[in-house]
RNA sequence: UCCGAGGUAGCUCAGCGGCAGAGCGGCUCGCUGUUAACGAGAUGGUCGUGGGUUCGAUCCCCACCCUCGGAGCCA
Numbered sequence: 001u002c003c004g005a006g007g008u009a010g011c012u013c014a015g016c017g018g019c020a021g022a023g024c025g026g027c028u029c030g031c032u033g034u035u036a037a038c039g040a041g042a043u044g045g046u047c048g049u050g051g052g053u054u055c056g057a058u059c060c061c062c063a064c065c066c067u068c069g070g071a072g073c074c075a
Base pairs, nucleotide, nucleotide: 001071002070003069004068005067006066007065010024011023012022013021018055027041028040029039030038048064049063050062051061052060
């Protein structure tokens, strides 16, 4: 430098044009002598950044940033 995959909640990941979700974690309460486990409740987001298309964008298009893999280069 080129090609491919990816970036969404604290973590692991869904969602592929029409109100952004699950599991785990964290918080409060119950239970228990205490912890753990179990039960109940509440709590979660500038969808990597900036533009464009569209009535409407996490989703489509363009540029850029970052991570992983492969190829190339290595005077």
Model confidence (mean pLDDT): 81 of 100. This is a predicted structure of a 75-nucleotide RNA (transfer RNA) from a Candidatus Uhrbacteria bacterium. It matches the Rfam family "tRNA". It is annotated as a transfer RNA.